The RNA shown here (c-di-GMP-I riboswitch aptamer) has 84 nucleotides and comes from a Gammaproteobacteria bacterium. The prediction has a mean pLDDT of 86. Rfam family: c-di-GMP-I riboswitch aptamer. Its family is annotated with cyclic-di-GMP binding in the Gene Ontology.

């Protein structure tokens, strides 16, 4: 110095719940918070799931994503530390 393995350390991220704040919603941003994660670091491509201002219809109702969710699953894509 590379490889391989890795239950070590260092460090990273942060559900739920609250507080502001954006948005019709669903959600998202910030602070606070830790239930958890080795890609829980980016991408909505494929399923899937939510929302439905609008819009559409057989119209107390139901349908649609161009909206959203990457911490639902698959793909891509990028990548930090090194006990014994």
């Nucleotide at each position: 110095g590379c490889c391989g393995c890795g239950c070590c350390a260092g460090g990273g991220c942060a559900a739920a719940c609250c507080u502001g704040u954006c948005g019709a919603a669903a959600g998202g941003c910030a602070g606070g918070g830790a239930c958890g994660c080795a890609a829980a670091g980016c991408c909505a491509c494929c399923g899937g799931u939510c929302u439905a201002c609008g819009g559409g219809c057989g119209a107390g109702g139901c349908c649609c994503a161009c909206g959203a969710c990457a911490g639902c699953g698959g793909g891509g894509u990028u990548g930090c530390u090194g006990a014994a």